[in-house]
Context: one part of a larger RNA
RNA sequence: GGAUGAACGCUAGCGGCAGGCUUAACACAUGCAAGUCGAGGGGUAACAUUGAUGCUUGCAUCAGAUGACGACCGGCGCACGGGUGAGUAACGCGUAUACAAUCUACCUUUAACAGGAGGAUACCCUUUCUUUAGAAAUGAAGAAUAACACUCCAUGGUAAUAUUAAAUCGCAUGAUUUAGUAUUUAAACAUUCAUGGGUUAAAGAUGAGUAUGCGUCCUAUUAGCUAGAUGGUAAGGUAACGGCUUACCAUGGCAACGAUAGGUAGGGGCCCUGAGAGGGGGAUCCCCCACACUGGUACUGAGACACGGACCAGACUCCUACGGGAGGCAGCAGUGAGGAAUAUUGGACAAUGGGCGAGAGCCUGAUCCAGCCAUGCCGCGUGCAGGAAGACGGCCCUAUGGGUCUUAAACUGCUUUUAUACGGGAAGAAAAAAGGGCACGUGUGCCCUACUGACGGUACCGUAAGAAUAAGGACCGGCUAACUCCGUGCCAGCAGCCGCGGUAAUACGGAGGGUCCGAGCGUUAUCC
Repeated sequence: GGAUGAACGCUAGCGGCAGGCUUAACACAUGCAAGUCGAGGGGUAACAUUGAUGCUUGCAUCAGAUGACGACCGGCGCACGGGUGAGUAACGCGUAUACAAUCUACCUUUAACAGGAGGAUACCCUUUCUUUAGAAAUGAAGAAUAACACUCCAUGGUAAUAUUAAAUCGCAUGAUUUAGUAUUUAAACAUUCAUGGGUUAAAGAUGAGUAUGCGUCCUAUUAGCUAGAUGGUAAGGUAACGGCUUACCAUGGCAACGAUAGGUAGGGGCCCUGAGAGGGGGAUCCCCCACACUGGUACUGAGACACGGACCAGACUCCUACGGGAGGCAGCAGUGAGGAAUAUUGGACAAUGGGCGAGAGCCUGAUCCAGCCAUGCCGCGUGCAGGAAGACGGCCCUAUGGGUCUUAAACUGCUUUUAUACGGGAAGAAAAAAGGGCACGUGUGCCCUACUGACGGUACCGUAAGAAUAAGGACCGGCUAACUCCGUGCCAGCAGCCGCGGUAAUACGGAGGGUCCGAGCGUUAUCC
């Protein structure tokens, strides 16, 4: 000198863009953050409509009849999105490869198909039982009922398994193709007739898994470490290879080219500095990883060993009728605590994106916006021109005088950014869906018409009056731009280093003047 997720002191007019718990991965009151589909189903708790009945004529009752729809069965989603960096020195990450050792829901393309039968169960109903404790959370039993839920039979091959033969190829185990035999496995309907779905197989796309080369902090005041340990055979397991697991056999494997141990730490793109080489960092944004009160476990599923799922154990908090239960903000706000220190218990799904749905649409603290904060960067303003009686006053001096603050002010003219008031007023929106038309020809394309804005009456534009609404901070001995007077007298004090102060201090304190930067200026901390 540059830089910062900064803090502190003094000061403070506005706007744009960005950023905002670096500390306790400490504990959390409250609200919200993942639902959706009635075009899968049985249905009807609430609301509304319609109809019927009763009559007191404006009420009551009834009817799933209609719009819809609580709870329930079922499907898809909840493995995304969002948070945090505790752990991890590791194939975790980065980079480059490999999978002839693998999986992949939804989506796209292609081919084939969808015949028949059955038994349950939830909601509901009924009563009973149980824990009866006088609770709660939750349980048990019986009868009956539906489905795109479940089961069975049939059909099927380019499916799986086993096996035979042939051909081709490679990268070692081998791979691919063709033909044959045996065994086994599918499906689902809804319907407004427009469609939307279902099953099997192949391919693609996307996502994931695994393996390997190289790179990846400090300590030798850590020198030896290792029994599933290293390898083999067999079996099991997995989507898949593999000591991944197990049985048996062998005795290997790693290490001064640093094993093992200890400490520290999420990694990268990037960021800061520097001419570069390097050095330092890992906030925001993007990619990957790990975690979700602590530890462990699996279930479901295409995908999890699952933040707002389950079970067990532990700590903590809460409820309790003491028998037993409930909970997990490292989601968005917010609270307490810690700390030098870090924001609102806001608005909207209008846009972008996501989930479900045929769609309308619903949900979305993702997201888009607004609020707070000079935290940073950038921009604008606090006026411009003229004006000397060179005034008063302050300060200084060589003191009847002069210098300086000082064209500064007053005064005259001008302007109105900004602030104030009033008026106008966006872009972000184009679609989907709906209506109409046209083309092909029966669901696709094109055109037209209307509909939709949280931000926001915001940005922006215009008009009005008037210099009106707006300047500070640090420093002035040298480094280092900027000097005099007074006070003090090794005192009080200053100080980044050198140092200053003991009676004329440009170094302390005040004043006048000056210098630098400027809505900021200084100090502290850290890095180069």
Small-subunit ribosomal RNA, 5' domain from an uncultured prokaryote, 528 nucleotides, folded computationally.
RNAcentral holds the full RNA, with entries from ENA.
It matches the Rfam family "Bacterial small subunit ribosomal RNA".